[in-house]
Context: one part of a larger RNA
Molecule: small-subunit ribosomal RNA, central domain
Organism: Candidatus Woesearchaeota archaeon CG10_big_fil_rev_8_21_14_0_10_37_12
RNA sequence: UUUGGUCUAAAGCAUCCGUAGCCGGUUUGGCAAAUGCUCUGUGAAAUCGUCUCGCUUAACGGGACGGCGUGCGGGGUAGACUACCAAACUAGGGACCGGGGGAAGUAAGCGGUAUUCCUGAGGGAGCGGUAAAAUGUGAUAAUCUCAGGAGGACCACCAAUGGCGAAGGCAGCUUACUAACACGGAUCCGACGGUGAGGGAUGAAAGCUAGGGGAGCGAUCCGGAUUAGAUACCCGAGUAGUCCUAGCCGUAAACGCUGCAUGCCAGAUGUUACACAAUCUACGAGGUUGUGUAGUGUCGAAACGAAGGUGUUAAGCAUGCCACCUGGGAAGUACGGUCGCAAGUCUGAAACUU
Numbered sequence: 001u002u003u004g005g006u007c008u009a010a011a012g013c014a015u016c017c018g019u020a021g022c023c024g025g026u027u028u029g030g031c032a033a034a035u036g037c038u039c040u041g042u043g044a045a046a047u048c049g050u051c052u053c054g055c056u057u058a059a060c061g062g063g064a065c066g067g068c069g070u071g072c073g074g075g076g077u078a079g080a081c082u083a084c085c086a087a088a089c090u091a092g093g094g095a096c097c098g099g100g101g102g103a104a105g106u107a108a109g110c111g112g113u114a115u116u117c118c119u120g121a122g123g124g125a126g127c128g129g130u131a132a133a134a135u136g137u138g139a140u141a142a143u144c145u146c147a148g149g150a151g152g153a154c155c156a157c158c159a160a161u162g163g164c165g166a167a168g169g170c171a172g173c174u175u176a177c178u179a180a181c182a183c184g185g186a187u188c189c190g191a192c193g194g195u196g197a198g199g200g201a202u203g204a205a206a207g208c209u210a211g212g213g214g215a216g217c218g219a220u221c222c223g224g225a226u227u228a229g230a231u232a233c234c235c236g237a238g239u240a241g242u243c244c245u246a247g248c249c250g251u252a253a254a255c256g257c258u259g260c261a262u263g264c265c266a267g268a269u270g271u272u273a274c275a276c277a278a279u280c281u282a283c284g285a286g287g288u289u290g291u292g293u294a295g296u297g298u299c300g301a302a303a304c305g306a307a308g309g310u311g312u313u314a315a316g317c318a319u320g321c322c323a324c325c326u327g328g329g330a331a332g333u334a335c336g337g338u339c340g341c342a343a344g345u346c347u348g349a350a351a352c353u354u
Base pairs, nucleotide, nucleotide: 004325005324006323007308008307012322014202015201016200017199021195022194023193025089026088027087028086029085030084033082035078036077037076038075039074040073041072042071048066049065050064051063052062053061054060092192093189094188095187096185097184098183100181104178105177106176107175108174109173110172111155112154116150117149118148119147120146121145122144126137127136163170164169207248208247209246210245211244212243216242217241222236223235224234259321260320261319262318263317264316267299268298269297270296271295272294273293274292275291276290277289278288279287280286303310304309327354328353329352336347337346339344
């Protein structure tokens, strides 16, 4: 090198953008780098094969011919594929136009119910909590009822294997700005593409720094129970935090435990968006049915799979590119480096053991 894998056995980077590299649509012409064929030079000897000769034989040695030397140099020739050059194309990709749907993002404004607290009024003995209790709270008037106010967080119903986003994630309403997407097109560019080592950007929660904020909840801590004990589960309090602004961290069962792109390969049935057609119509951005494309589910033929299962959203059949795996433990540890304020992250062994 050929060759095996990565849903669950070890193994898909958290996600995207993108540099180098690798790979790359259709047609025509050119060239001949690469490739194929051919000729030629060179490719030491020994070794190897056949025949033969010499030592008494053999081993050994001599000679002839062949082979090996898979390579390199030079000449010629072919022209399909690859590369390169030139010209063109439109099926990939992009632009534009049209009417769309969406919790996509950022910023500002406005609103709603509830909890808590405060004030006032009513009321007058318990309340609260549990399996049962107690701690707690209450004649300094609680719990409860009504009215008013303050403040912070959140956004019921609609709500849906519904939608949007690369992932993390995103849900009261309105406005402004920004971005993406599907559908339809008789328009334009003309391979501009795919992947992507390094690199960059984004990245839940917790945590960190500084400044605010603090209603509810609540690690730690403190009480009360339970228990043999109870550093817990249950109860009462309650700090950090949770919220906002600016920065850091860079990890998750960051999961579909399934990398991205493209093509091909039976269907059935929901649902979302757009388009088209038919039909109904209270003519409304209306209803229903069918078809197409795109998304998102369920079932399932072939096929695949060790099985569970997957099955046009593949784990089927193929191609391109990247990442990763090679028994368990030691160990995601040590050492070194890197980044970080720190916590720690990334990279990442071995002895030994089995």